[in-house]
Context: one part of a larger RNA
RNA sequence: UUGGGCGUAAAGCGUCCGUAGGUGGCCAGACAAGUCUGCUGUCAAAGCACGGAGCUCAACUCCGUAUAGGCAGUGGAAACUGUCCGGCUAGAGCAUGGUAGGGGUAGAGGGAAUUCCCAGUGUAGCGGUGAAAUGCGUAGAUAUUGGGAAGAACACCAGUGGCGAAAGCGCUCUACUGGGCCAUGACUGACACUGAGAGACGAAAGCUAGGGGAGCGAAAGGGAUUAGAUACCCCUGUAGUCCUAGCCGUAAACGAUGGCAACUAGGUGUUGUUCGUAUCGACCCGAACAGUGCCGUAGCUAACGCGUUAAGUUGCCCGCCUGGGGAGUACGCUCGCAAGAGUAAAACUC
Numbered sequence: 001u002u003g004g005g006c007g008u009a010a011a012g013c014g015u016c017c018g019u020a021g022g023u024g025g026c027c028a029g030a031c032a033a034g035u036c037u038g039c040u041g042u043c044a045a046a047g048c049a050c051g052g053a054g055c056u057c058a059a060c061u062c063c064g065u066a067u068a069g070g071c072a073g074u075g076g077a078a079a080c081u082g083u084c085c086g087g088c089u090a091g092a093g094c095a096u097g098g099u100a101g102g103g104g105u106a107g108a109g110g111g112a113a114u115u116c117c118c119a120g121u122g123u124a125g126c127g128g129u130g131a132a133a134u135g136c137g138u139a140g141a142u143a144u145u146g147g148g149a150a151g152a153a154c155a156c157c158a159g160u161g162g163c164g165a166a167a168g169c170g171c172u173c174u175a176c177u178g179g180g181c182c183a184u185g186a187c188u189g190a191c192a193c194u195g196a197g198a199g200a201c202g203a204a205a206g207c208u209a210g211g212g213g214a215g216c217g218a219a220a221g222g223g224a225u226u227a228g229a230u231a232c233c234c235c236u237g238u239a240g241u242c243c244u245a246g247c248c249g250u251a252a253a254c255g256a257u258g259g260c261a262a263c264u265a266g267g268u269g270u271u272g273u274u275c276g277u278a279u280c281g282a283c284c285c286g287a288a289c290a291g292u293g294c295c296g297u298a299g300c301u302a303a304c305g306c307g308u309u310a311a312g313u314u315g316c317c318c319g320c321c322u323g324g325g326g327a328g329u330a331c332g333c334u335c336g337c338a339a340g341a342g343u344a345a346a347a348c349u350c
Base pairs, nucleotide, nucleotide: 004321005320006319007304008303012318014201015200016199021194022193023192025088026087027086029084030083031082033081034080035077036076037075038074039073040072041071042070043069049065050064051063052062053061054060091191092188093187095184096183097182098181099180103177104176105175106174107173108172109171110154114150115149116148117147118146119145120144121143125136126135162169163168206247207246208245209244210243211242215241216240220236221235222234223233258317259316260315261314262313263312266295267294268293269292270291271290272289273288274287275286276285299306300305323350324349325348332343333342334341335340
């Protein structure tokens, strides 16, 4: 490179937006770049191929001849691709009316619990464990009652329930704000899909500066356990966890499954909307669309399993893989305050 692949064997970028590029709906017309086709020129000789001839044969030498193909020119065809032009509405968007939601940002408020402080009652224990001890307590603890302060998280509701591109989002209220879905069919008329680079967002931990610090708790100290115990268990406890501004840019960032579109049996839950049927009514029953689960047919798969939410059948675009180790390392470069991140080998070895 060809071919083959990417749920679990190596392999889907963490997610989105979007530039170039690639690809692109239906109906006419024009052109003829791609495409198809006729003819002409050319592709030296030698060689190759075919038919013959000459050295006794062969090698060798000589004579004759082509098909296909390439390039250029010229004539033609117009289905497909392309370009131009005109139209369409099924893709896409927009509009109107509804609607569900822990979607986001900011502000305000709330109660339970915990710890601490003050005061009352009260007395010898409390705490902790497999058992203990360290620890706390006669300077009055634990328990209990009242008052106060602080910080963090929001029980029940809560649900293979909802929302979000992903990360993620859960007390209540308010303001601002993004997206979805359903119905209608007024409007635009292919405006679309994907997307190398670029850009934005991106858990936790970590970093910088300033706050905050109740509980928890790396490190650290102590008590146990043990042959040892740099652990598991216990008592303390600093960073951190929280807020504001900035950085970092990684995760088993997982559905280990890229995006979009079309097609291909069903059954049964559940969420949202609408419609039908029906009703006193929350309901019930049925249908459609959009999600989210389970089971399962065909088919696929090495098997496990997947199965209209495909890993089935296809199309377009991107990313990625190519034996194990060395190694996601070295070197170089870019980014970063640093930690490090991104890109990314080889020798050698099996």
Annotation
This is a predicted structure of a 350-nucleotide part of an RNA (small-subunit ribosomal RNA, central domain) from an uncultured cyanobacterium. RNAcentral holds the full RNA, with entries from ENA and Greengenes.